Context: one part of a larger RNA
């Protein structure tokens, strides 16, 4: 100087408390451990691994296993020789396929000094080489997590100390903040904080179609004429600064209350992550040193596996019901997506879906709501709760749903009566609850990323638990 203390002081945070809803019990989904297996590819491991890499394993993916093939190789550059085409479509044979053989047709390389001279392509050969998701993240780059959006981390000159170092950065106030004020052997400065950026909330202006409709006419319908007021869209501006008033404070920084205002003291949300820590994670995104393989640890293919199952854990979904289930009627969004696509509407089917066919490369057409509401019924029961499991018949995607997809109908109707110790999230348009969209994607979502609808309770307070910051103290620690 740090680190540590079941030392002290001050302070902060959904850290506790006050509340609301969960997890831990059940069934299922998903990840992991373990076990099994020819293989169940590999990585991730307290917080910060475990719905993580995987924004989607039937083949492919795929790295794993078995078998069948292949060796200058699926891919790149160079050398030698040969050919002038290469390529595309197509018939058939063998095969699980890769591949090997074969029939027919289309096409018949470019420049040219007319010399296989130059370029290009293919085949064959030779070796240089290719190739490796093989090892080392403790050789690395890059990227990322974490403490933590915590308020810290340093430097120059000066001064003090033999020196390591100290001072500044400590102290008194204050703040979300090393934020600001005052004081001070310090005076300044840098990286962070804040602001500058995006978005939401108010108003003005410009613009008015594909959007909108107050007034006039018209219609089943903003449908049409008309209009651009309003909504909305999207470009530019205004607006918030403790600016104003009162109190308090040291006449300071600030704090408390008030006015006006759409918004008030950082207005809400996002992006933004200092010096560093964990030899944290990743050699399987990529790049790369070293090591290793080179008729194989490379490459191609078929089938299987990654989906196994006594069990254990994490994360979720659905429930256990009456604030509910079922039936009928009926209303209201926003973000986004759409041509190998979204599909209105009509018809068929109990349904998944199928057939036909408008419109739309989209503010034009389309995907497109549910909870809520009204009425009826069920009356506390393992039930008209709950839907697992199983049987069967179908639908869709796809070359192909056996291992191993999703969905529909009928039948079946398991556990489950609110969950031990323990434990998680959340402070407002939040929690809870309800549906909708998108990426990936042929198909497959309870996951992920977004969107809107309905919409709470509680916070006395900082003694305690956890994490962190500043000062101080002790130390057999560095």
């Nucleotide at each position: 100087u740090g680190a540590c203390g079941g030392g002290g002081g001050c302070c902060u945070g959904c850290a506790c408390a006050a509340g609301c809803g969960g997890u831990g019990g059940a069934g299922c989904a998903u990840g992991u451990g373990g076990u099994u297996u020819a293989a169940u590819u590999c990585g991730a491991a307290g917080c910060a691994a475990c719905g993580c890499g995987c924004a989607g394993a039937a083949c492919c993916u795929u790295a794993c296993c078995a078998g069948c093939g292949u060796u200058u190789g699926a891919c790149a550059u160079c050398c030698u020789a040969a050919u002038c085409g290469c390529g595309g479509a197509u018939c058939g044979u063998a095969g699980a396929g890769a591949u090997a053989c074969u029939u027919u047709c289309c096409u018949u390389c470019a420049g040219u000094u007319c010399g296989g001279c130059u370029g290009g392509a293919u085949u064959a050969g030779u070796g240089a080489c290719a190739g490796g998701u093989g090892c080392u993240g403790c050789a690395u780059g890059g990227c990322u997590g974490u403490c933590g959006u915590c308020a810290g981390c340093u430097c120059g000159u000066g001064u003090c100390g033999u020196g390591a170092g100290a001072u500044g950065u400590u102290g008194g106030g204050u703040u979300a903040a090393g934020u600001c004020c005052c004081g001070c052997a310090a005076c300044g400065a840098g990286c962070g904080c804040a602001a500058c950026c995006c978005u939401c909330a108010u108003c003005c202006c410009u613009a008015g179609u594909u959007g909108c409709c107050a007034u006039c006419a018209u219609u089943c319908a903003g449908u049409u004429g008309g209009g651009c007021a309003c909504u909305c869209u999207a470009a530019g501006g205004a607006a918030a600064c403790u600016g104003c008033c009162g109190g308090u404070g040291a006449u300071a920084a600030g704090c408390c209350g008030g006015a006006g205002g759409a918004a008030g003291g950082u207005g809400g949300g996002g992006a933004u992550g200092a010096c560093g820590u964990c030899a944290a994670g990743u050699c399987c995104u990529c790049a790369u040193g070293g090591c290793c393989c080179u008729u194989a640890c490379g490459c191609g293919c078929u089938g299987g596996g990654c989906u196994a199952c006594a069990c254990a854990c994490g994360u979720g979904c659905u429930a256990c019901a009456a604030u509910g289930g079922c039936a009928a009627c009926u209303a209201c969004a926003g973000u986004g997506g759409g041509c190998a696509g979204c599909a209105a509407c009509c018809g068929g089917g109990c349904g998944a879906c199928c057939g036909g066919u408008a419109g739309c490369u989209a503010a034009u057409c389309u995907c497109c709501a549910a909870a809520a509401g009204u009425u009826g019924u069920c009356u506390c029961a393992g039930u008209u709760c709950g839907g697992a499991u199983u049987g069967u018949u179908c639908u869709c995607u796809g070359c192909a749903a056996c291992u191993c997809g999703a969905g529909a109908g009928c039948a079946u109707g398991a556990a489950g009566g609110c969950g031990g110790a323990a434990u998680c999230g959340c402070u407002a348009g939040u929690a809870a609850u309800c549906g909708c969209g998108g990426a990936u994607c042929a198909g497959c979502a309870u996951g992920c990323c977004g969107c809107g609808g309905u919409g709470a309770a509680u916070a006395c307070g900082u003694u305690c638990c956890c994490a962190g910051g500043c000062c101080u103290u002790g130390u057999a620690c560095a």
The part of an RNA shown here (small-subunit ribosomal RNA, 3' major domain) has 478 nucleotides and comes from Sphingopyxis italica.
Model confidence (mean pLDDT): 83 of 100.
The full RNA is in RNAcentral, with records from ENA.